Model confidence (mean pLDDT): 81 of 100. A computed fold for a 72-nucleotide RNA from an Opitutales bacterium, annotated as transfer RNA. Rfam family: tRNA. From the family's description: Transfer RNA (tRNA) molecules are approximately 80 nucleotides in length. Lineage of the source: Bacteria > Pseudomonadati > Verrucomicrobiota > Opitutia > Opitutales.
[in-house]
RNA sequence: GCUCUCGUCGUCCAACGGAUAGGACAUCGGCCUCCGAAGCCGGAAAUUCGGGUUCGAAUCCCGACGAGAGCG
Numbered sequence: 001g002c003u004c005u006c007g008u009c010g011u012c013c014a015a016c017g018g019a020u021a022g023g024a025c026a027u028c029g030g031c032c033u034c035c036g037a038a039g040c041c042g043g044a045a046a047u048u049c050g051g052g053u054u055c056g057a058a059u060c061c062c063g064a065c066g067a068g069a070g071c072g
Base pairs, nucleotide, nucleotide: 001071002070003069004068005067006066007065010025011024012023013022018055027043028042029041030040031039048064049063050062051061052060
């Protein structure tokens, strides 16, 4: 330099173009307990950025940035 893949809560992983963007762990609050742990209930927390297509985009297209793999 060329080609390909990927980018979603703190972490890991879901999401036929129409869901309220979901789950686990973690975290916070409550219940329970003599105190904790465990257990139960509840809360907060995310679509890398800019355009485009569409009635509607996390999802499709283009570009940028970042990460990874292969080739030279």